About this RNA:
The prediction has a mean pLDDT of 82. The RNA shown here (transfer RNA) has 73 nucleotides and comes from Trichonephila clavata. RNAcentral holds the sequence, with entries from ENA and Rfam. The organism belongs to Trichonephila, within Eukaryota. Rfam family: tRNA. By type it is a transfer RNA.
[in-house]
RNA sequence: AUUCCUGUAGCGCAAUGGAUAGCACGUUGGACUUCAAAUCCAAAGGUCGUGGGUUGGAAUCCCACCAUGGAUG
Numbered sequence: 001a002u003u004c005c006u007g008u009a010g011c012g013c014a015a016u017g018g019a020u021a022g023c024a025c026g027u028u029g030g031a032c033u034u035c036a037a038a039u040c041c042a043a044a045g046g047u048c049g050u051g052g053g054u055u056g057g058a059a060u061c062c063c064a065c066c067a068u069g070g071a072u073g
Base pairs, nucleotide, nucleotide: 001072002071003070004069006067007066010025012023013022027043028042029041030040031039049065050064051063052062053061
């Protein structure tokens, strides 16, 4: 320099253009318990990497950039 993958909750990951973005773990509160663990119930936590574009509608498609990792030279 060229090229490919990845970027979504504190961590790990889903979501094939159809709406209120979910799951598990974790955190907080409650129930249970003599206390705790386990179990059960509930809650909080997201400008979907950034900025544009396409579309009636974008986490999803397109472009540029940023960051991580890989390949080639």